[in-house]
Background: A computed fold for a 182-nucleotide RNA from Litchfieldia alkalitelluris, annotated as Lysine riboswitch aptamer.
RNA sequence: UGAUGGGGUAGAGGCGCGAAGUUAAUAAGUAUAAAGCUGGAGUUGAGACGACGUUGAAAGCUUUUGAAAGGGAACUUUGCCGAAGCAGAAAAACUUGUCUAGGUUUUUCUAGCUGGGGCUGUAUUGAAUAAGUACAGCACUGUCACUUUAGUGGAUAACUAUAGUGGAGGACUACUUACCAA
Repeated sequence: UGAUGGGGUAGAGGCGCGAAGUUAAUAAGUAUAAAGCUGGAGUUGAGACGACGUUGAAAGCUUUUGAAAGGGAACUUUGCCGAAGCAGAAAAACUUGUCUAGGUUUUUCUAGCUGGGGCUGUAUUGAAUAAGUACAGCACUGUCACUUUAGUGGAUAACUAUAGUGGAGGACUACUUACCAA
């Protein structure tokens, strides 16, 4: 000197991101259970085996009984700002009586994608018009770079404000170090 390369510390974006607990709802007068009637051979989450069933299966109706999980809201506590989410790979556990397939959850890895929240549409999950996820569009917002105009300024430096264009979080801002390179 490297328009501070490398490292470290601390911050900012805002209906900001995640986790846990409590309360009241929703789920729902639903599932389940019992009794009766009708019904007349199937039922058991997908397949196979097995099990149940004419001593009456499924389905339907009536009466009685009657939940829960997940998700959301409010409040409280707490970890944070690639917070976190998605995608892929691997492992484990759970999922009906067993096996297979499938599904769910958790953990680890991957320099893969996304700056952030919102609205709208499509698909999917869901009881749901709630909410989540994926894709697309629309503006909004933070940050950096460049440019226009104006102001401060000795200044063509720098800073602030307005407007426009573009990029991405391995980023951006502030401080610090002399570890690296010349």

The model forms 100% of the base pairs in the Rfam consensus. The organism belongs to Litchfieldia, within Bacteria. Its Rfam family is "Lysine riboswitch aptamer". Rfam links the family to the GO term lysine biosynthetic process. Rfam describes the family as follows. Riboswitches are metabolite binding domains within certain messenger RNAs that serve as precision sensors for their corresponding targets.